[in-house]
RNA sequence: GGGGUCGUGGGGUAGCCUGGUAUCCUAGGGCGUUCGGGAUGCUCUGACCUGAGUUCGAAUCUCAGCGACCCCA
Numbered sequence: 001g002g003g004g005u006c007g008u009g010g011g012g013u014a015g016c017c018u019g020g021u022a023u024c025c026u027a028g029g030g031c032g033u034u035c036g037g038g039a040u041g042c043u044c045u046g047a048c049c050u051g052a053g054u055u056c057g058a059a060u061c062u063c064a065g066c067g068a069c070c071c072c073a
Base pairs, nucleotide, nucleotide: 001072002071003070004069005068006067007066010026011025012024020056027045028044029043030042031041032040049065050064051063052062053061
């Protein structure tokens, strides 16, 4: 220098191809249950790497950038 894959709550993950309520697990807060704890039930908090474009509507499609990993030279 060239090419490929990937980027989603504090951690992990689905959703992307085929645009339409952002899923689940875990963690954290509250409440119940218990003499107390553990376990368990209910509930709440919290995320689409950045910018632009297309569209009524973008995590999803397009372009550029940034970052991580891999391959070629």

This is a predicted structure of a 73-nucleotide RNA (transfer RNA) from Methanofollis liminatans DSM 4140. Lineage of the source: Archaea > Methanomicrobia > Methanomicrobiales > Methanofollis > Methanofollis liminatans. The RNAcentral record of the sequence draws on ENA and MGnify. The same sequence occurs in records of 7 taxa. Its Rfam family is "tRNA". About the family: Transfer RNA (tRNA) molecules are approximately 80 nucleotides in length. The prediction has a mean pLDDT of 83.